Model confidence (mean pLDDT): 80 of 100. A computed fold for a 586-nucleotide part of an RNA from an archaeon, annotated as large-subunit ribosomal RNA, domain V. RNAcentral holds the full RNA, with entries from ENA. Its Rfam family is "Archaeal large subunit ribosomal RNA". Gene Ontology terms of the family: structural constituent of ribosome and ribosome.
Context: one part of a larger RNA
RNA sequence: CCUGGGACUCCUAUCGGGUCGCAGAGACCCCGUGGAGCUUUACUGCAUCCUGCCGUUGUAUCGUGCCUUGAAUUGCAGAGUGUAUGUGGGAGCCUUCGAAGCCGCCCUUCCGGGGGUGGUGGAGGCGAAAUUGGAACACCACACUCUUUGAGUUACGAUACUAAUCCCGCUCUGCGGGAGACAGCGGUUGGUGGGCAGUUUGGCUGGGGCGGCACCCCGACGAUAAGGAAUCAUCGGGGCCCAAUGGUUGCCUCAGGGGGGUCAGAACUCCCCCGCAGAGGGCAAGACCAAAAGGCAGCCUGACGGAAUUCUGCACAAUAGUGAAUUCCGAUACGAAAGUAGGGUCUAGCGAACCUCCAUGUCCCUCGCGGUGAGGGCUGGAGCUGUCAGAAAAGUUACCCCGGGGAUAACAGACCUGUGCCGAGCGAGAGUACCCAUUGACCUCGGCGUUUGGGGCCUCGCUGUCGGCUUUUCCCAUCCUGGUCGUGCAGGAGCGGCCAAGGGUGCGGGUGUUCACCGGUUAAAGGGGAUCAUGAACUGGGUUCAAUACGUCGCGAGACAGUAUGGUUGUUAACUGGUAGGAGUG
Numbered sequence: 001c002c003u004g005g006g007a008c009u010c011c012u013a014u015c016g017g018g019u020c021g022c023a024g025a026g027a028c029c030c031c032g033u034g035g036a037g038c039u040u041u042a043c044u045g046c047a048u049c050c051u052g053c054c055g056u057u058g059u060a061u062c063g064u065g066c067c068u069u070g071a072a073u074u075g076c077a078g079a080g081u082g083u084a085u086g087u088g089g090g091a092g093c094c095u096u097c098g099a100a101g102c103c104g105c106c107c108u109u110c111c112g113g114g115g116g117u118g119g120u121g122g123a124g125g126c127g128a129a130a131u132u133g134g135a136a137c138a139c140c141a142c143a144c145u146c147u148u149u150g151a152g153u154u155a156c157g158a159u160a161c162u163a164a165u166c167c168c169g170c171u172c173u174g175c176g177g178g179a180g181a182c183a184g185c186g187g188u189u190g191g192u193g194g195g196c197a198g199u200u201u202g203g204c205u206g207g208g209g210c211g212g213c214a215c216c217c218c219g220a221c222g223a224u225a226a227g228g229a230a231u232c233a234u235c236g237g238g239g240c241c242c243a244a245u246g247g248u249u250g251c252c253u254c255a256g257g258g259g260g261g262u263c264a265g266a267a268c269u270c271c272c273c274c275g276c277a278g279a280g281g282g283c284a285a286g287a288c289c290a291a292a293a294g295g296c297a298g299c300c301u302g303a304c305g306g307a308a309u310u311c312u313g314c315a316c317a318a319u320a321g322u323g324a325a326u327u328c329c330g331a332u333a334c335g336a337a338a339g340u341a342g343g344g345u346c347u348a349g350c351g352a353a354c355c356u357c358c359a360u361g362u363c364c365c366u367c368g369c370g371g372u373g374a375g376g377g378c379u380g381g382a383g384c385u386g387u388c389a390g391a392a393a394a395g396u397u398a399c400c401c402c403g404g405g406g407a408u409a410a411c412a413g414a415c416c417u418g419u420g421c422c423g424a425g426c427g428a429g430a431g432u433a434c435c436c437a438u439u440g441a442c443c444u445c446g447g448c449g450u451u452u453g454g455g456g457c458c459u460c461g462c463u464g465u466c467g468g469c470u471u472u473u474c475c476c477a478u479c480c481u482g483g484u485c486g487u488g489c490a491g492g493a494g495c496g497g498c499c500a501a502g503g504g505u506g507c508g509g510g511u512g513u514u515c516a517c518c519g520g521u522u523a524a525a526g527g528g529g530a531u532c533a534u535g536a537a538c539u540g541g542g543u544u545c546a547a548u549a550c551g552u553c554g555c556g557a558g559a560c561a562g563u564a565u566g567g568u569u570g571u572u573a574a575c576u577g578g579u580a581g582g583a584g585u586g
Base pairs, nucleotide, nucleotide: 007585008584009583010582011581012580013579014578015577017576018575019574021571022570029405030404031403032402034401035400036397037396038395039394042199043198044197045196046195049191050190052188053187054186055185056184058161059160060159061158062157063156064155065154067152068151069150070149071148072147075144082137085143086142087141088140089139092126093125094124101120102119103118104117105116106115107114108113165179166178167177168176169175170174202215203213204212211232216238217237218236219235220234239388240282241344242343246300247299248298249297250296251295252294254278256274257273258272259271260270280289281288283349285347286346287345304330305329306328307327308326309325310324311323319389332341333340334339355383356382357381358380359379361378363377364376365375366374412459413457415454416453418452420448421447422446423445424444425443429439430438466541467539468538471533472530473529474528475527476526479504480503481502482499483498484497485496486495487494507519508518509517547565548564549563550562551560552559553558
């Protein structure tokens, strides 16, 4: 000095790995005492429809019923002549204006009879007295009862009418026809009523749902020697019971054991001894209790009225209901008295306001005053909210919407590693003999982070999800190829180790498949990682919107890790990075 490569600065083109790229306050999931659509035997209403009554709404007749009233009739235990309604009066009454008797008809009946009426008949019949009986009859009056009948009113039913009202027509202030006090309309009662409307459709929760109640209360433990203390931590209980299982006074002592007696007997009962409690105390547990808080008996009702304070609830802040304790006044029970007693030895056994009901009182209010009545109030109590400091309340949404959340799930990551995969120690055995050629139980200890889980840490103002395809790189616990050791390695073929990741590890069938199965090849057809590598590269078969269908579930709207068919894959590359080409510098 020339050539090639590299470095640095820059340019052009291209690719799409990264910028948890850009776009879109996630549609999945949860939350909100958010919304809307739909459903129904959710709740509460409304329309519609049905229905009783009243009004509009009148006339007549008949029938039936209630009531009032007039007339006629009926009234039977037994005894008594015999069919005695009751009470009172009563010694007479009826009869030629036709008695008894007889005949016919009608009504009624307890079948004996009674009543009415027509005829015949032509002069008596009944009562009293007596008998029977609780009551005595003729006749009169007033009542009751049964039946029949007349009248009035009213209700219902039936029929008819026309004038309200309605419909049609016409020559239209009206007339004619039809319907007709029904219908219609108005008021009111009861029913029906997703046709329509307004709403509700708890909470906790190792996501939500399903399950459960850890949602009110009590005991023990957790709980770490004051007090207090959480979890869907652990073990158990309560939502009563008792008129004696309460109060008081007096007396007594249990469980169990030893001995005796009796006996078939350990097991009825009886006697003696020991016995701090090992029993019992209505009920869970803990505490507490022996001349008792246990057992038995007597008498009782303090399982009282009124008032106040304190504690609990609630450590240290606070309210209600509740539960408990103490004291005072009054009345009472038991006891000789001292005294004890405001339920049960203590800690569980419970419920606000509104509304309704009950109780109490020389009480208060509603009137200008007084009386009576009614209503309200004050005080006490009962009826209930267990989601237990107490709304009156069913579902569904894949047609969905809004506000939020990575306070909370599904994917992926990070963490853990029971499960999974891989390995190690020990070596019972198998291997003719012999643990270790090969095989290897029980037990023990690790590694990995490709399985499945766990917890819920980043992300819900967005990290696109299975499989395939494409393309790159890494690991080794090595499938083939290479080296090497052992062998129960003759050779060949194998089996088991050690080193080794340079290269290779293929083609097809059905299935969306990963996986798995199958076919015929091959030296071999290895296992894995990279946001289960890779959708600002593709695909879109699967899953996972809206449509539709089947099975099943649901009354239904709808639902189903059940099935089937169909179903929009946005984005012009700024930076960085990769690739290809080029310029400049020394």